[in-house]
RNA sequence: GCCUCUGUAGCUCAAUGGUAGAGCAAUUGCCUUGUAAGCAAUAGGUUGAGGGUUCAAGUCCCUCCGGGGGCU
Numbered sequence: 001g002c003c004u005c006u007g008u009a010g011c012u013c014a015a016u017g018g019u020a021g022a023g024c025a026a027u028u029g030c031c032u033u034g035u036a037a038g039c040a041a042u043a044g045g046u047u048g049a050g051g052g053u054u055c056a057a058g059u060c061c062c063u064c065c066g067g068g069g070g071c072u
Stems, first nucleotide, its partner, number of pairs: 001071007010024004018055001026042005048064005
């Protein structure tokens, strides 16, 4: 330099173009002599950035940025 995959909650990952979710973690409450475990609830997202298509984009297209892999 070229090709390819990937970027979504603190972490690991979902999500047919039509209201962004789960598990773990966090916080609060219950339970307990206390802790852990268990139960219930709550909070946490400008979906890497910018632009385009569309009535509607995490999803499709383009450029850029970061990461992984391959070729030379």
Predicted 3D model of a 72-nucleotide RNA (transfer RNA) from a Candidatus Aenigmatarchaeota archaeon.
The sequence is in RNAcentral, with records from ENA.
The coordinates come from a structure-prediction model, not an experiment, and the mean pLDDT is 81.
Rfam family: tRNA. Gene Ontology term of the family: triplet codon-amino acid adaptor activity.